SAM riboswitch aptamer (S box leader) from Mucilaginibacter sp., 113 nucleotides, folded computationally. Its Rfam family is "SAM riboswitch aptamer (S box leader)". Rfam links the family to the GO term regulation of gene expression. The sequence was found by an Rfam model in a public genome assembly.
């Protein structure tokens, strides 16, 4: 890298270096020499893994609760949008605007060959 699942409108920064682009990719929109991105060091957030935990249940499952380990993640919903497939509004099947829902696409985590 590939599959499978669950989750994605909460939540959480300072310092230190470094020095020009960064938010995945279209369009927007935004961050950013008052120093981004990025790497380090500390510190947090959160409860996927985890627990001699606690209540339910035949048991799978589900509630509550810690935070001492492996991950993760601390601008904006995954920023927002792209495809479908309804609904409202402009005379409107086709064009523009608005709103839902679902895919796909990414992220992460536990699994599995």
């Nucleotide at each position: 890298g590939a599959c499978u699942u669950a989750u994605c409108c909460a939540g959480a920064a300072a310092g230190a270096c470094c020095g020009a682009g960064g938010g995945a990719a279209u369009g927007g929109c935004c961050c950013u020499u008052u120093g981004a991105c990025g790497u380090c060091u500390u510190a947090g957030c959160a409860a996927c893994c985890u627990c001699u935990g606690c209540c339910c249940c035949u048991a799978u499952u589900g509630g509550c609760g810690a935070a001492a380990g492996g991950u993760g993640c601390u601008a904006a919903a995954u920023c927002c949008u792209g495809c479908u497939c309804u609904c409202c509004c402009g005379c409107a099947u086709a064009c523009g605007g608005g709103a839902a829902a679902g895919a796909a696409a990414g992220a992460u985590a536990a699994g599995c060959g």

Record summary:
NCBI's taxonomy places the organism under Bacteria, Pseudomonadati, Sphingobacteriia, Sphingobacteriales, Mucilaginibacter. Its mean pLDDT, the model's own confidence on a scale to 100, is 81.